This is a predicted structure of a 107-nucleotide RNA (SAM riboswitch aptamer (S box leader)) from Sulfidibacter corallicola. The model forms 97% of the base pairs in the Rfam consensus. The sequence is in RNAcentral, with records from Rfam.
RNA sequence: UCGUUAUCCAGAAAGGUGGAGGGAUCAGGCCCUGUGAAGCCUUAGCAACCGGUGGAACGCCACGUCAGGUGCUAAUUCCUGCCCGUCAGAGAACGGGAAAGAUGAGA
Numbered sequence: 001u002c003g004u005u006a007u008c009c010a011g012a013a014a015g016g017u018g019g020a021g022g023g024a025u026c027a028g029g030c031c032c033u034g035u036g037a038a039g040c041c042u043u044a045g046c047a048a049c050c051g052g053u054g055g056a057a058c059g060c061c062a063c064g065u066c067a068g069g070u071g072c073u074a075a076u077u078c079c080u081g082c083c084c085g086u087c088a089g090a091g092a093a094c095g096g097g098a099a100a101g102a103u104g105a106g107a
Stems, first nucleotide, its partner, number of pairs: 004105005013043005021032003026081004044073003048070003051066004077100001082097005
């Protein structure tokens, strides 16, 4: 980097530096931001996966716990856009699915 797979409506901050953007891309919205964005550093926290551990089981799955490895700490992956259905009809309304994305794991 490509592909496989699991999860994504919960949870979780402060300081320093920096100095205008940010919320994955594109489009339409809507929000955050000089009461300081992105980035970088330090500490703290959360607990998705791996790992440890407890009972259970000895196949799988599930539950609790720890916080070692990654990760994460505004808003559902902020919402919608693609497909199907519901509604007399329409709808970016509601429900479901897909695509894409993020993170972990193993190859």